RNA sequence: CCGUCAGGUUCGGGAGAAGCCGGUUCGAUCCGGUGCCGAAGGAGCAACCGCCCCGGUAAACUCUCAGGCAAAAGGACCGAUCUGGCUA
Numbered sequence: 001c002c003g004u005c006a007g008g009u010u011c012g013g014g015a016g017a018a019g020c021c022g023g024u025u026c027g028a029u030c031c032g033g034u035g036c037c038g039a040a041g042g043a044g045c046a047a048c049c050g051c052c053c054c055g056g057u058a059a060a061c062u063c064u065c066a067g068g069c070a071a072a073a074g075g076a077c078c079g080a081u082c083u084g085g086c087u088a
Base pairs, nucleotide, nucleotide: 003086004085005084006083007082008081010080011079012078013077018034020033021032022031023030035069036068037067041065042063043062044061048056049055050054
């Protein structure tokens, strides 16, 4: 230096779904209700494996507890970059 693993309050890209209804509010605020979304987080399962009663174990799949449904914020993931480790 290349590669690889982990992390970063670093930078860029980043979807979906009612600016719904009623009251209230300066309001996009607060309370209640209904409908909807999946890519924070969370939960569940296959193949496979085992000590085979049972247990371990995955997701961008499924569920929507949470979160979200103008913008903003957030955002899995991708790229770049920084830091640390490993390898050579």
Molecule: Glycine riboswitch aptamer
Organism: Falsirhodobacter flavus